[in-house]
This is a predicted structure of a 74-nucleotide RNA (transfer RNA) from a Methanomassiliicoccales archaeon. Model confidence (mean pLDDT): 83 of 100. The RNAcentral record of the sequence draws on ENA. Rfam family: tRNA. Gene Ontology term of the family: triplet codon-amino acid adaptor activity. Taxonomically the source falls in Methanomassiliicoccales (Archaea, Methanobacteriati, Thermoplasmatota, Thermoplasmata).
RNA sequence: GCCCGAGUGGGGUAGCUUGGAUAUCCUAGGAGGCUGCGGACCUCCCGACCCGGAUUCGAAUUCCGGCUCGGGCA
Numbered sequence: 001g002c003c004c005g006a007g008u009g010g011g012g013u014a015g016c017u018u019g020g021a022u023a024u025c026c027u028a029g030g031a032g033g034c035u036g037c038g039g040a041c042c043u044c045c046c047g048a049c050c051c052g053g054a055u056u057c058g059a060a061u062u063c064c065g066g067c068u069c070g071g072g073c074a
Base pairs, nucleotide, nucleotide: 001073002072003071004070005069006068007067010027011026012025020057029045030044031043032042033041050066051065052064053063054062
């Protein structure tokens, strides 16, 4: 330098082929319930689409460029 894959709350993960409006679940954190106190359990809250642009009524999803990480070739 070229090719392929990945990037989503503090951490992990689904959703991407098939664009559809409140982005899923687990965990961590906070509040409450329960309990003699805790733990476990139950309820609620919190918080994310790597960056820029394009297409579209509408983009996490499609297209272009870039960045980071992993792999391959040279």